[in-house]
RNA sequence: AGAGUUUGAUCCUGGCUCAGGACGAACGCUGGCGGCGUGCCUAACACAUGCAAGUCAAGGAGAAAAUUUCCUUCGGGGAGUGAUUAAACUGGCGAACGGGUGAGUAACGCGUAGGUAAUCUGCCCUAAUCCCAGACAUAACGUCGAGAAAUCGGCACUAAUAUCUGAUGAGGUACUUCGGUAUCAAAGGCUUCGGCUGGAUUAGGAUGAGCCUGCGUCUGAUUAGCUUGUUGGUGGGGUAACGGCCUACCAAGGCUGCGAUCAGUAGCUGGUCUGAGAGGAUGGUCAGCCACACUGGAACUGAGACACGGUCCAGACUCCUACGGGAGGCAGCAGUGAGGAAUAUUGGUCAAUGGGGGAAACCCUGAACCAGCGACGCCGCGUGUGGGACGAAAGAGCUUUGCUCUGUAAACCACUGUCGGGAGGGAAGAAAAGUCUGUUCAGCAGACCGGGACUGUACCUCCAAAGGAAGGAUCGGCUAACUACGUGCCAGCAGCCGCGGUAAUACGUAGGAUCCAAGCGUUGUCCGGAAUUACUGGGUGUAAAGGGUGCGCAGGCGGACUUGUGCGUCAGAGGUUAAAUGUCACCGCUCAACGGUGAACCUGCCUUUGAUACGGCGAGUCUUGAGUAUGAGAGAGGUAGGUAGAAUUCCUGGUGUAGCGGUGAAAUGCGUAGAUAUCAGGAGGAAUACCAGUGGCGAAGGCGGCCUACUGGCUCAUAACUGACGCUCAUGCACGAAAGCGUGGGUAGCGAACAGGAUUAGAUACCCUGGUAGUCCACGCCCUAAACGAUGUAUGCUUGGUGUUGGUGGAGUUUUCAUCAGUGCCGGAGGUAACCCGUUAAGCAUACCACCUGGGGAGUACGAUCGCAAGGUUGAAACUCAAAGGAAUUGACGGGGGCCCGCACAAGCGGUGGAUCAUGUGGUUUAAUUCGAUACAACGCGAAGAACCUUACCUGGGCUUGAAGUGCAGGAAGUAUUGAUUUGAAAGAUGAUAGACCCGUUAAGUCGGGAACCUGUAGAGGUGCUGCAUGGCUGUCGUCAGCUCGUGCCGUGAGGCGUUGGGUUAAGUCCCGCAACGAGCGCAACCCCUAUCCUUAGUUGCCAUCGGGUAAUGCCGGGAACUCUAGGAGACUGCCUACGCAAGUAGAGAGGAAGGUGGGGAUGACGUCAAGUCAUCAUGGCCCUUAUGUCCAGGGCUACACACGUGAUACAAUGGUCGGUACAGCGGGCGAAGCCGCGAGGUGGAGGAAAUCCCAAAAACCGAUCUCAGUUCGGAUUGUAGUCUGCAACUCGACUACAUGAAGUUGGAAUCGCUAGUAAUCGUAGAUCAGCAUGCUACGGUGAAUACGUUCCCGGGCCUUGUACACACCGCCCGUCAAGCCAUGGAAGCUGGGGGCGCCCGAAGCCGUAAGCAAUUGCGUCUAAGGCGAACUUAGUAACUGGGGCUAAGUCGAAACAAGGUA
Repeated sequence: AGAGUUUGAUCCUGGCUCAGGACGAACGCUGGCGGCGUGCCUAACACAUGCAAGUCAAGGAGAAAAUUUCCUUCGGGGAGUGAUUAAACUGGCGAACGGGUGAGUAACGCGUAGGUAAUCUGCCCUAAUCCCAGACAUAACGUCGAGAAAUCGGCACUAAUAUCUGAUGAGGUACUUCGGUAUCAAAGGCUUCGGCUGGAUUAGGAUGAGCCUGCGUCUGAUUAGCUUGUUGGUGGGGUAACGGCCUACCAAGGCUGCGAUCAGUAGCUGGUCUGAGAGGAUGGUCAGCCACACUGGAACUGAGACACGGUCCAGACUCCUACGGGAGGCAGCAGUGAGGAAUAUUGGUCAAUGGGGGAAACCCUGAACCAGCGACGCCGCGUGUGGGACGAAAGAGCUUUGCUCUGUAAACCACUGUCGGGAGGGAAGAAAAGUCUGUUCAGCAGACCGGGACUGUACCUCCAAAGGAAGGAUCGGCUAACUACGUGCCAGCAGCCGCGGUAAUACGUAGGAUCCAAGCGUUGUCCGGAAUUACUGGGUGUAAAGGGUGCGCAGGCGGACUUGUGCGUCAGAGGUUAAAUGUCACCGCUCAACGGUGAACCUGCCUUUGAUACGGCGAGUCUUGAGUAUGAGAGAGGUAGGUAGAAUUCCUGGUGUAGCGGUGAAAUGCGUAGAUAUCAGGAGGAAUACCAGUGGCGAAGGCGGCCUACUGGCUCAUAACUGACGCUCAUGCACGAAAGCGUGGGUAGCGAACAGGAUUAGAUACCCUGGUAGUCCACGCCCUAAACGAUGUAUGCUUGGUGUUGGUGGAGUUUUCAUCAGUGCCGGAGGUAACCCGUUAAGCAUACCACCUGGGGAGUACGAUCGCAAGGUUGAAACUCAAAGGAAUUGACGGGGGCCCGCACAAGCGGUGGAUCAUGUGGUUUAAUUCGAUACAACGCGAAGAACCUUACCUGGGCUUGAAGUGCAGGAAGUAUUGAUUUGAAAGAUGAUAGACCCGUUAAGUCGGGAACCUGUAGAGGUGCUGCAUGGCUGUCGUCAGCUCGUGCCGUGAGGCGUUGGGUUAAGUCCCGCAACGAGCGCAACCCCUAUCCUUAGUUGCCAUCGGGUAAUGCCGGGAACUCUAGGAGACUGCCUACGCAAGUAGAGAGGAAGGUGGGGAUGACGUCAAGUCAUCAUGGCCCUUAUGUCCAGGGCUACACACGUGAUACAAUGGUCGGUACAGCGGGCGAAGCCGCGAGGUGGAGGAAAUCCCAAAAACCGAUCUCAGUUCGGAUUGUAGUCUGCAACUCGACUACAUGAAGUUGGAAUCGCUAGUAAUCGUAGAUCAGCAUGCUACGGUGAAUACGUUCCCGGGCCUUGUACACACCGCCCGUCAAGCCAUGGAAGCUGGGGGCGCCCGAAGCCGUAAGCAAUUGCGUCUAAGGCGAACUUAGUAACUGGGGCUAAGUCGAAACAAGGUA
């Protein structure tokens, strides 16, 4: 000090979240020791038991227990000791301190600074004076009695430092004629006789307390008015004392927007936590103050209380009771119950410190000091240290199977001894007091004596022994730390973002790692980060935010000069700011925590002395701010009255006839009863064309014909007058579009509602025909708008350019310059997140006001207030989300725009869709009908060919290291191999007979090895799954012209420029321009075929010329001309003309075989579609292993109510049939002639390992016939007989002959191909293949029509625009309804709390008063508690009800985002 999170990416705004520190904490897991601290935050809930306040040479009585002894009637009694005694009593002092708690209290309660001339103060100190004489009682004790008890009564006795009277009066107090007068005290005790102590009065001090005052001290205005002893005065009373403190009378005041009153919450402070600070939060322990003591009230005593361990009364509760009555108050210390997430021992001692009493000893002290319990906190220590690599073994984990990691870790070697354990020693905390002596005597000095709860504690020494002592959380990012397995949107995690749907570093476990460590995490709370309430230190054009506008009181702020004052302000000094805490220094516990001493600090307040710049206040002056005057000027400024013309509608009359009107198209409507149209006249209301303008005026809303009257403001000029008179403005007052409301008018046009007609799936809309309120006027309300410049008002300052409105001035008067006041545009500096603003600021400053603080809930609810109502103003919370938002960027998209292209449309030709058949698919069926492809881009597709095989499917029968392959180990000479026979559908099972090989070796099939075989094992095998784990290959956009990079420049940035623009092209093709300059992948070219020519070479190809030969043929000699074969040339807008800057375009230009990429092919950029393929192949993971592997037979893939795609053949005369006559090319390896058969074919075998032989043409053409028919068209279907292939044509092949002769007469909506050697039409060949072709791939023959053109449909490219889309329009997204959950408003009512008001009753008690000798009693005022009543306020609850929020896949529509289809 920051980080994560809105987006495809960016910048900003803005919230949420995290990392830090802290705690009187709690919870989870774990836990060795010590020191110092700390410990009911909840029920101010209730309390058993014990303890927490007593003490005393004042007093009287002479009195207990116990003990000794004597007597005894055995019940007891007397005496001594006890005894200077215990317990009780009278009396004194204390009990008002100490200790606890924080309920109440928003207050002079607290803090701070003062005042008290308005006061008191026991004990203590100082000073002065006094202590004389008497007297009456009463407790205890005794006795009698009442009562269960608590306790009480009667009678009789007695004392005092108890009480009373008298005297005295230094002194006090009151009065005073200042001479005086009146009044007020006391207590003694002890004594060693020296004295000590006590009492009374007065004065002073010290200490403590009371009262008063300035300033400070939480939240709410959805609390705005409060107050009658209230505010003041006079008299009186009361108090220690001032005072409405109380009372009588008089006056009518007092407080409040600087927040009264009311409500809520709360003890305050020193301090504590946090923070850089300013602040924010907090007030436990310690210290100061206050308040309280079961709840409420009251007084008494006293120096002091309205009294925690006192009294009286009332109330609630608990306990005792003999039912008549009594007792009690832990918020003292322990402890109990309850509550709660949660907080300790019914401990020890008065040794120290302190307190009470006492002269003192001493007694008392749950204050205090100690100990116990709790990791609750802080601090310290330990759990070993050094060496040790074979990186041991074992284990666990991972794995590419290793020099891997755990890991110097361990073992092992050497060493140490803190803590804990054992033994021994052992403090400080102790100074006083007491007694004695001395002395300079309130004292001081010395000696003696005795005293420690903690505690045999701290500490020290010795002994043994590595022995007894480590866990917790985390590991996706933030945030340090990664792998495996399991799980499979399940289980679960999560602080935020988010993980998990079969390869999870995010869940669970393990291994490893990281961070802390006797702790570690979690939860809660506070501060911080958060400049996210902004004083320090924020904002308001579009992100949240400028009030609709003005006037203006209070308030805030205020021009120039002089002077006074010294209030603010500044400086010096003094006082205070308690201690503790915090900071610094030093010191003491071994260190630290902790503690001691000192210093600084305590930012404040008060007093005092001084300064006078600035602000305030007083006085005087000035003119520049502001205003006035005079003279001019412009204007839809306002109000009232009048008036004009055009137009619409209506009425009357004329002309006139069948339609008008309206729309995308129509209809409703009007019209033969005469409309619309047209002419004339009249009526009425509303609005004012042109002028008219980012022109004018007004504060805003707003204002528009013309004239008149009244009236507000503004500007300019002059510089005459006043002399700061100013700016802003909470509350307040006024104005305030449209719509709406009330009363009364008016109503031409327009026109919510409403009606009808259309549109539509629907159409409560958009469109059309009508039409009421309203729109208009007068008066009165309403008070809101995107009331917008989304920009508050005022003032000053800060470069310019160019328009325009109204003035003024100068000159040279056509025109221009200067200046003032407005109103626009463009732009500089500067600002801004950017867009943009920019002298009319959103720049730089000042003053004042208003407003904002995440989105939703919500401008809602409740309350208040205004309103006739509608509604307005003010204005929350619960709950919910992690975003919501602004500007700009790149894409994509648009029923946005511009430009351009394509058989995209158009113009044409031929088809498909109808029929029959073929083929593929869907569906259905089946034991199986194997699988895949399935918008374009699946469907004659994988399959260039399913009878078996193929084959993956089904049924059945077999095999199990297997049908094929590899490694290792072992075995085996009758072994491998051969395979007769039997069985079987085959596979398979069985196994007679024969019977080995290679290399080396040996006397020798003797031994060893290999191949082959068998057994075992590792492992094979899988067309099983996942194409959404993949490679490779492919389709598609698309042969579309695009896609990028380097450097540079622009921008905060995403990104842009380049690649856009003007032209041009088939093309990002090229040219020109330009903050761009270059480059790459694509385009083009290079490659192949084809069209022309040339040269060379002629075999198997060719044959023009020459010769020979044949029935005929390049058949032969020969030729090299031609075709052809295979190698070159040729075309480049090169030339001309026109246009053009150029690129280029045009010309049926020239030339040329070919002309503007000549035609065709191959060639497919960056990428898109999780496109297709795990069944071509390869491959991760998962799955099967006597089966999902493998072998075999048969069946199936060929099924068939149906639907679709692609084709074949037709429907005929441009044709069919018959006969005759011609002409190819690409290819293959085939099979000729002849003979036989109607034919398929058979026979035959010449030729041919091929430019040599063979396969091998049809349309066309020439004749004949048919004559428009279901035909001499068409050939399906079926029957019979055959041919060929093949182990085998039944399921299930192709072909032939004869017979049969179906549908079909040109095909609905819709839809496909094609721009030239193309479409159409005709045949031929090849691959696959035993056989099987209407399919596919090639080949040639014949050979058209049309293209005006780019409006429209489809697809694509570029630029631009809008966007709420980015999974990108197959997008996003709204509302009702239905379902579940959640919080909340209203509500008949019900229940509780609170304070106030009125009335009734009224305890104790003070005061007053009456009676009484007195004790005491009666009465009165006040008054706690209680009761009654009407209201208020607050909280809970509630049938029913309202909206709101949330929730993968519900319903209905389609409102918004693009012109979102009606902006």